This is a predicted structure of a 347-nucleotide part of an RNA (small-subunit ribosomal RNA, central domain) from Chondrilla caribensis.

[in-house]
Context: one part of a larger RNA
C1' cells in the first nucleotide's frame, strides 16, 4: 500500500421477467472440504536481516542464527462456512373470505362542443389584431333555427385522490384477463435475495403497408412587425396527430435517488381494509403527502416513503473544458439512426 464514490460536483442500467453466479432463517445429528491446533517433510546455495569472526579499517570475505510468511503428509478440534440427514415456522408461497381502484384487452353505447352540408329567417357585413392586412361575404356570408354527416376528445365529479413495474392510465356499459391491500392463524415448510449474458415491456418523435381524416397543425403559401424578420402575431395550409398489424428503442424514460432485509423519537393530513366505542374518536396493517428528532450532508437539504445505522446482490464514474456521445471497427434497423466506444489535436 492492501481505494473512495454515484439527489444537485464525473456516476443508479428507462421499466420489469429472469439464467449462470454471489449471497442466504432456527433446531438436532453426522462428515470435516474451508477454518483452526500438534507432529513430520519441504521450502538449493548464494543475498537481505540479527550475532560473531579474517584481511590495518571499509568494500569484499568466512561461520552460526533467524528467516524463506508457502506447499505436501499426518494425528486431532467441530464453534463458524460448507456437505448430507431429520425437524421446526418468525422469510416465501398457497387456500378461503367481505372490500378498492382513469391497472391491461375487446365489444358496444352517450352527450357537450368544433367542422362540414341541406333547409328557414334575415339583409351587410364578418372575421383577425396591439393596429391592421391577407382572408370569408350580394352566386346571401357573420347570427340565429330544424335537420344531417363525420372525426376526435371526454366539460363538471377531479383531489400534494386512485392503479401500474416504468412508459402510462379518466364519459358510460358489457366480456376477458394481471396486480396490491385488509382479515382467518387453514395449507405447504426456507421453496428466499440479487441478477453478468439473455428475453420482454418501453412517451413523443420517426418509418413501411393498408385505411381514415372533424379540429389541431411541422413543412410550405401569403398578411403584417421589423433595418432585415428565412421568427414571435394573423389568414390559409400538406404530412402528421387518430385506426389495423409491422418496426424503431430513445427522452430533463426525474424522486436527477437501483433491488432486498433488519434497526433508529415524534406531530399532523389523506386514501384502502380490520378491531373497539358511550358515535367524539381511540387503535392496528397497508399506500400516498407535509413538518420534524437523533444521525448524515460540502452545503442545499434528506430525515421509518433515509440522503440515518448495518449487510448482500448488480449498474455506474475514475483531472476540468473542447474535439466527441464524434472517428474507425462491431452488433442491430427498411431507413432515420441506436447501442458499444477512442486518439491526434487544444484551451
Nucleotide at each position: 500500500c492492501u481505494g473512495g464514490g454515484c439527489g444537485u460536483a464525473a456516476a443508479g442500467c428507462g421499466a420489469g421477467c429472469g439464467u449462470a453466479g454471489g449471497c442466504g432463517g432456527c433446531c438436532g445429528c453426522g462428515c470435516a472440504a474451508g477454518u483452526c491446533g500438534g507432529g513430520g517433510g519441504u521450502g538449493a546455495a548464494a543475498g537481505c536481516c540479527c550475532g560473531g569472526g579474517g584481511c590495518u579499517c571499509a568494500a569484499c570475505c568466512c561461520c552460526g542464527g533467524a528467516a524463506c510468511u508457502g506447499c505436501c503428509c499426518u494425528c486431532g478440534a467441530a464453534a463458524c462456512u460448507g456437505c448430507g440427514u431429520g425437524g421446526c415456522u418468525a422469510g416465501a408461497g398457497g387456500c378461503c373470505g367481505g372490500g378498492a381502484g382513469a391497472g391491461g384487452a375487446g365489444a358496444g353505447u352517450g352527450g357537450a362542443a368544433u367542422u362540414c352540408c341541406c333547409a328557414g329567417u334575415g339583409g351587410a357585413g364578418a372575421g383577425g389584431u396591439g393596429a391592421a392586412a391577407u382572408u370569408c361575404g350580394c352566386a346571401g356570408a357573420u347570427a340565429u333555427u330544424g335537420g344531417g354527416a363525420g372525426g376526435a376528445a371526454c366539460a363538471c365529479c377531479g383531489g400534494u385522490g386512485g392503479c401500474g413495474a416504468a412508459a402510462g392510465c379518466g364519459g358510460c356499459u358489457c366480456u376477458c384477463u394481471g396486480g396490491a391491500a385488509c382479515g382467518g392463524u387453514u395449507c405447504u415448510g426456507a421453496c428466499g435475495c440479487u441478477g453478468a449474458g439473455g428475453c420482454u415491456c418501453g412517451a413523443a418523435a420517426g418509418c413501411g403497408u393498408g385505411g381514415g381524416g372533424a379540429g389541431c397543425a411541422a413543412a410550405c403559401a401569403g398578411g403584417a412587425u421589423u433595418a432585415g424578420a428565412u421568427a414571435c402575431c394573423c389568414u390559409g395550409g400538406u404530412a402528421g396527430u387518430c385506426c389495423a398489424c409491422g418496426c424503431c428503442g430513445u427522452a430533463a424514460a426525474c424522486g436527477a435517488u437501483g433491488g432486498g432485509u433488519g434497526c433508529u423519537a415524534g406531530a399532523u393530513g389523506u386514501c384502502g381494509g380490520g378491531g373497539g366505542g358511550u358515535u367524539a374518536u381511540c387503535u392496528c396493517c397497508g399506500g400516498u403527502g407535509u413538518c420534524g428528532c437523533a444521525g448524515c450532508u460540502a452545503a442545499c437539504g434528506c430525515a421509518u416513503u433515509a440522503a440515518g445505522c448495518a449487510c448482500c446482490c448488480c449498474g455506474c464514474c475514475u483531472g476540468g473544458g473542447g474535439a466527441a456521445g464524434u472517428a474507425c471497427g462491431g452488433u442491430c434497423g427498411c431507413a432515420a439512426g441506436a447501442c458499444u466506444a477512442a486518439a491526434a489535436c487544444u484551451c
Background
The coordinates come from a structure-prediction model, not an experiment, and the mean pLDDT is 90. RNAcentral holds the full RNA, with entries from SILVA. The source organism's lineage runs through Eukaryota, Porifera, Verongimorpha, Chondrillidae and Chondrilla. It matches the Rfam family "Bacterial small subunit ribosomal RNA".